The part of an RNA shown here (small-subunit ribosomal RNA, 3' major domain) has 500 nucleotides and comes from a metagenome.
Context: one part of a larger RNA
RNA sequence: UGACGGGGACCCGCACAAGCGGUGGAACAUGUGGUUUAAUUCGAUGCUACGCGAAGAACCUCACCAGGGCUUGACAUGUAGGUAGUAGUGAACUGAAAGGGGAUCCACCCGUAAAGUUCGGGAGCCUACACAGGUGCUGCAUGGCUGUCGUCAGCUCGUGUCGUGAGAUGUUGGGUUAAGUCCCGCAACGAGCGCAACCAUUGCCCUAUGUUGCUAACAUAUCUAAAACCUUCGGGUUUGGAUAUGAGCACUCUUAGGGGACUGCCUGGGAUAACCAGGAGGAAGGCGGAGAUGACGUCAAGUCAGUACGGCCUUUAUGCCCUGGGCUACACACGUGUUACAAUGGCUGGUACAAAGGGUUGCCAACCCGCGAGGGGGAGCUAAUCUCAAAAAGCCAGCCCCAGUUCGGAUAGGAGUCUGCAAUUCGACUCCUUGAAGCCGGAAUCGCUAGUAAUGGGAGAUCAGCACGCUCCCGUGAAUACGUUCCCGGGUCUUGUACA
Numbered sequence: 001u002g003a004c005g006g007g008g009a010c011c012c013g014c015a016c017a018a019g020c021g022g023u024g025g026a027a028c029a030u031g032u033g034g035u036u037u038a039a040u041u042c043g044a045u046g047c048u049a050c051g052c053g054a055a056g057a058a059c060c061u062c063a064c065c066a067g068g069g070c071u072u073g074a075c076a077u078g079u080a081g082g083u084a085g086u087a088g089u090g091a092a093c094u095g096a097a098a099g100g101g102g103a104u105c106c107a108c109c110c111g112u113a114a115a116g117u118u119c120g121g122g123a124g125c126c127u128a129c130a131c132a133g134g135u136g137c138u139g140c141a142u143g144g145c146u147g148u149c150g151u152c153a154g155c156u157c158g159u160g161u162c163g164u165g166a167g168a169u170g171u172u173g174g175g176u177u178a179a180g181u182c183c184c185g186c187a188a189c190g191a192g193c194g195c196a197a198c199c200a201u202u203g204c205c206c207u208a209u210g211u212u213g214c215u216a217a218c219a220u221a222u223c224u225a226a227a228a229c230c231u232u233c234g235g236g237u238u239u240g241g242a243u244a245u246g247a248g249c250a251c252u253c254u255u256a257g258g259g260g261a262c263u264g265c266c267u268g269g270g271a272u273a274a275c276c277a278g279g280a281g282g283a284a285g286g287c288g289g290a291g292a293u294g295a296c297g298u299c300a301a302g303u304c305a306g307u308a309c310g311g312c313c314u315u316u317a318u319g320c321c322c323u324g325g326g327c328u329a330c331a332c333a334c335g336u337g338u339u340a341c342a343a344u345g346g347c348u349g350g351u352a353c354a355a356a357g358g359g360u361u362g363c364c365a366a367c368c369c370g371c372g373a374g375g376g377g378g379a380g381c382u383a384a385u386c387u388c389a390a391a392a393a394g395c396c397a398g399c400c401c402c403a404g405u406u407c408g409g410a411u412a413g414g415a416g417u418c419u420g421c422a423a424u425u426c427g428a429c430u431c432c433u434u435g436a437a438g439c440c441g442g443a444a445u446c447g448c449u450a451g452u453a454a455u456g457g458g459a460g461a462u463c464a465g466c467a468c469g470c471u472c473c474c475g476u477g478a479a480u481a482c483g484u485u486c487c488c489g490g491g492u493c494u495u496g497u498a499c500a
Stems, first nucleotide, its partner, number of pairs: 001500002003497003007494007015484002019448005026339008034330002042053002064325007073131001077130007088105001093100002108122004113117001133314002136312003142308001144303003147299001149297001154193006160169003173184003199291001201289002204259005210253001213249003218246007226239005262285001265279005341441001345400007357388003362381002367376003407438001412433007454476007
């Protein structure tokens, strides 16, 4: 100087407490361990592995296994030699395919002599050699990227000063802050990386914009019903409502540019400071909300299987191609989830309100068929135009009456649909039947402080097909926080130490 302490002081964090909802019990989904297997490819392993790499294993992917094949190779560059029915095309035959086999048809470019022919070269092809190839090993040889402490407030430097020196000071102290944030003091004075701000998003206003968006007022047309009036009982007129067109850009909205919040104003506290508490005005108030942004470093943390790269290994195989299987196994154990155990519910009918996205190998309307998955059909759309698209919880009615039930849906039988060469191992969905465990979960344990938790649906990436996972979006919308004694993690100062 650090590190550590079941030492001290101060401070912070969903750390505890106060609350709400879960996990741990059930079934299923998914990952892992284990076991099994010809193979169940590999990696990730306390927090920081375990719905992780994988934003999607039927073939492919694929790295694993069994079997069949190829050997300058599926791919690149070069050297030497060879090659004329050559390159290409590839029939019969063989085979699970790959591969083998080789009938038939039949080329191209440049130069030269020459006139549609020879000679030389090229592109090809064959042979040989250099080499290719390797998801083979080493993340403890590495780059790059990433996790974590932690969005914690820290980590340092120059000059000066002090100390024999290691070092100290600055960075400590008094206040304050989310913050080494700021103020005051001080042998320190300054500076850098971090903090904050700058960036994009959301909340309010203004200006511009006006189609594909919008429709308040106006006009026209069509349809319609409640009231009033007229009536020749057919109906008509007025007021109202809906749709379309014109017209308009008020409003909503689109996307550009501005404004707005700064402790600016007031009161009180405080050292008259920084700042704190309250108030006014305001759409918003003291960092407005939520993102991106991650200092010096720690863990020889993770990744040689994203790619790159040193070394090692392999070269008729650890390379390459193919068929089939496996990664989907199953006594069991754990993690993460989904669905439930019901009446704040289940079922049936009616009815209302989103946001954000995707779409031409695509999204697919109307209409028809089918109980349905879906099929037919073909309009529109390269999209503020058309479409996916029905939002769901909600609300209004009706049934169920506390039961293993009209709860729950596993499992199983049958019949189908779709994608795709192909759904047996091993896809998703539909219909009929079947109806298991489960009546709120031991010890223990997790998340969350506000448009949050909880709950309801929507979309997207990957993708032929496949989502209870992931990432976004909107609807409904709480409870609680006395407080810091204790548990966990962290920061500053100080103290002890036989530790470095």
Model confidence (mean pLDDT): 83 of 100. RNAcentral holds the full RNA, with entries from SILVA.